[in-house]
RNA sequence: UCCAUCGAGGGGCGCUGCAAGCCCGGCACGCGAUGCAAGGGAACAGGCUCGAUGGCAGCGAACGAUGCAACGGCGCCCGUUACUG
Numbered sequence: 001u002c003c004a005u006c007g008a009g010g011g012g013c014g015c016u017g018c019a020a021g022c023c024c025g026g027c028a029c030g031c032g033a034u035g036c037a038a039g040g041g042a043a044c045a046g047g048c049u050c051g052a053u054g055g056c057a058g059c060g061a062a063c064g065a066u067g068c069a070a071c072g073g074c075g076c077c078c079g080u081u082a083c084u085g
Stems, first nucleotide, its partner, number of pairs: 001057001002055008010078006018047001022041003026036003029032001046071001
């Protein structure tokens, strides 16, 4: 780095819907809870970043100190902080 899980990034409700996954679909074959195209359906706004744990593989000098996030469609509401009245 990659994969999985957990946590954090204040919260709630409504709406739309892309990707992935799921179902239909048709095609293929070695005929299987197999693989895959167009299209359709339901559902869908933490899928991102940071941290921790574990892991196959890969990469790579390590350690210490200090400091600390940046983002997330539309609408409404709550909370927190600052300023003004």

The RNA shown here (SAH (S-adenosyl-L-homocysteine) riboswitch aptamer) has 85 nucleotides and comes from Thermomonas sp. HDW16. Its mean pLDDT, the model's own confidence on a scale to 100, is 79. It matches the Rfam family "SAH (S-adenosyl-L-homocysteine) riboswitch aptamer". A reference for the family is Wang et al. (2008), "Riboswitches that sense S-adenosylhomocysteine and activate genes involved in coenzyme recycling", Mol Cell.